Source information:
This is a predicted structure of a 106-nucleotide RNA (SAM riboswitch aptamer (S box leader)) from a soil metagenome. Rfam family: SAM riboswitch aptamer (S box leader). Its family is annotated with regulation of gene expression in the Gene Ontology. Of the family's consensus pairs, 97% are formed in the model.
RNA sequence: AUCUAGAGGGGUGGAGGGACAUGGCCCUACGAAACCCCGGCAACCAUCCGCUUCGGCGGAAACGGUGCCAAUUCCAUCAGGCCGCCAAGGCAACGGUCUGGGAGAU
Numbered sequence: 001a002u003c004u005a006g007a008g009g010g011g012u013g014g015a016g017g018g019a020c021a022u023g024g025c026c027c028u029a030c031g032a033a034a035c036c037c038c039g040g041c042a043a044c045c046a047u048c049c050g051c052u053u054c055g056g057c058g059g060a061a062a063c064g065g066u067g068c069c070a071a072u073u074c075c076a077u078c079a080g081g082c083c084g085c086c087a088a089g090g091c092a093a094c095g096g097u098c099u100g101g102g103a104g105a106u
Base pairs, nucleotide, nucleotide: 001106002105003104008038009037010036011035012034016027017026018025021077022076023075024074039069040068041067044065045064047060048059049058050057051056073103078100079099080098081097082096083095084094085090
């Protein structure tokens, strides 16, 4: 800095998986995790070109190094705004929505 885009088949394996915790929801014996092979997506690093105030910026390409290939990072969690709600005092609880934060991934 980005995270509502994109991209799956086979083999081995044999019951879990979706990061952690709780709750929800979902995937999975029509075969989970993990490992291997092949394929693909993307464009972070590296590469090439142009510009540069030398910090970087823009573009190209996809041979190499990473990453990724169910669901928004599956959703919520903390704070606030608005609305619903309401005993009309209020946002204490509950629900919806938006923004920000936290955590995580690259």